């Protein structure tokens, strides 16, 4: 330097022939239980989908630039 893959809650990850309000576990705050709780129940709170633009009646999805990881090659 080139080529591919990837960037969604605090973590690890789903959602991709483009279709309205984006989810799970896990962790976290209440509450109930309990002698007590880190265990068992209920309930909640938390993402402008890495960024900036483009295309489309619509975009996490497709297309482009720049950031950052990671893997080959040189």
């Nucleotide at each position: 330097g080139c080529a591919c893959u990837c960037g969604u809650a605090g973590c690890u990850c789903a959602u991709u022939u483009g279709g309205a309000u984006a989810g799970a576990g896990c962790g976290c705050a209440g509450c109930c239980c309990u002698c007590c709780g880190g265990a068992g129940g209920c309930u909640g709170a938390g993402g402008u989908a890495g960024u900036g633009g483009g295309u489309u009646c619509g975009a996490c999805u497709c297309c482009c630039g720049c950031c950052g990881a990671g893997u080959g090659c040189g």
Description:
Transfer RNA from a Gammaproteobacteria bacterium, 74 nucleotides, folded computationally. Model confidence (mean pLDDT): 81 of 100. The sequence is in RNAcentral, with records from ENA. Rfam family: tRNA. Rfam classes the family as a transfer RNA. NCBI's taxonomy places the organism under Bacteria, Pseudomonadati, Pseudomonadota, Gammaproteobacteria.